The prediction has a mean pLDDT of 85. This is a predicted structure of a 73-nucleotide RNA (transfer RNA) from a Candidatus Atribacteria bacterium.
RNA sequence: GGGGCUGUAGCGCAGUUGGGAGCGCGUCUCCUUGGCGUGGAGAAGGUCACGGGUUCAACUCCCGUCAGCUCCA
Numbered sequence: 001g002g003g004g005c006u007g008u009a010g011c012g013c014a015g016u017u018g019g020g021a022g023c024g025c026g027u028c029u030c031c032u033u034g035g036c037g038u039g040g041a042g043a044a045g046g047u048c049a050c051g052g053g054u055u056c057a058a059c060u061c062c063c064g065u066c067a068g069c070u071c072c073a
């Protein structure tokens, strides 16, 4: 330098007719216990990497940029 894959909550990840942003763990509050743990109820937490385009509508399609991994040279 060229090709491919990945980027979604603090962490690990799902998200296929383009129309609801979610799961597990973690965090916080309350209950449960003599206490810890377990269990129960609830809550907070997201520019869907960034910019642009298409569309009535984009995490999703197209183009570019950035970052990581990988293959070739």
Base pairs, nucleotide, nucleotide: 001072002071003070004069005068006067007066010025011024012023013022019056027043028042029041030040031039049065050064051063052062053061

Source information: It was read from a public genome assembly. It matches the Rfam family "tRNA". The family's RNA type in Rfam is transfer RNA. NCBI's taxonomy places the organism under Bacteria, Pseudomonadati, Atribacterota, Atribacteria.